[in-house]
């Protein structure tokens, strides 16, 4: 370089819950925690989900990367 995988060895992230603050709100940011991840790193591009607004729907704004896919990068190991 490509592909395969985490057995090993170095690590890294950090789910539920709970504080605190931020937003109508989904949800998210620090902190404590640590369910589980070989990209649980980055990217809202495509499908999904879910908020608002509306009588409903439609159409708008948003929001979730640990829902799936792609794109970009990336440590070890083996072929």
């Nucleotide at each position: 370089c490509u592909u395969u995988g985490a057995a090993a060895a170095a690590g890294g992230c950090a789910c539920a819950a709970c504080c605190u603050g931020a937003g109508u709100a989904a949800u998210u940011a620090g902190g404590u925690g640590u369910c589980g991840c070989a990209a649980a790193g980055u990217u809202g591009c495509g499908g999904g989900u879910c908020u608002a607004u509306u009588a409903g729907a439609u159409a708008u704004a948003g929001a979730c990367a640990g829902c799936c896919g792609g794109a970009c990068u990336g440590c070890c190991a083996a072929a």